[in-house]
RNA sequence: GACCGGGUCUUGCGCGACGGAGACUCCUGAACCGUGUCAGGUCCUGACGGAAGCAGCACUAAGGGAUGCACUGCGGGUGCCGUAAGGGUGCCUGGUCCGA
Numbered sequence: 001g002a003c004c005g006g007g008u009c010u011u012g013c014g015c016g017a018c019g020g021a022g023a024c025u026c027c028u029g030a031a032c033c034g035u036g037u038c039a040g041g042u043c044c045u046g047a048c049g050g051a052a053g054c055a056g057c058a059c060u061a062a063g064g065g066a067u068g069c070a071c072u073g074c075g076g077g078u079g080c081c082g083u084a085a086g087g088g089u090g091c092c093u094g095g096u097c098c099g100a
Base pairs, nucleotide, nucleotide: 001097002096003095004094005093006092007091008090009086010085011084012083013082014081015079016078018075019074021072022071024068025066026065027064028063034059035058036057037056042051043050044049
């Protein structure tokens, strides 16, 4: 110096971390406009009994809070990751050959 290969570069696909979101779990959560049970009291009834139903209690909805192995999808200047294609100006590196 030449040739070949690889890396760096671009894109796609895959996997994994990270970030935020959802679902799940727990807690909280309805004066009335949720459910159930409805003390007291009210109403109907000759009576038996029945009806509606406030407070309270319980369960929850919307909402709020906490948590995290694991689940769902989203994101990218994520990864001394994998894979395929592209790229060959430049840089790094390996091999072969030739020459000084």
The RNA shown here (Bacterial small signal recognition particle RNA) has 100 nucleotides and comes from Peptococcaceae bacterium BRH_c4a. The prediction has a mean pLDDT of 78. NCBI's taxonomy places the organism under Bacteria, Bacillota, Clostridia, Eubacteriales, Peptococcaceae. The model forms 96% of the base pairs in the Rfam consensus. The sequence was found by an Rfam model in a public genome assembly.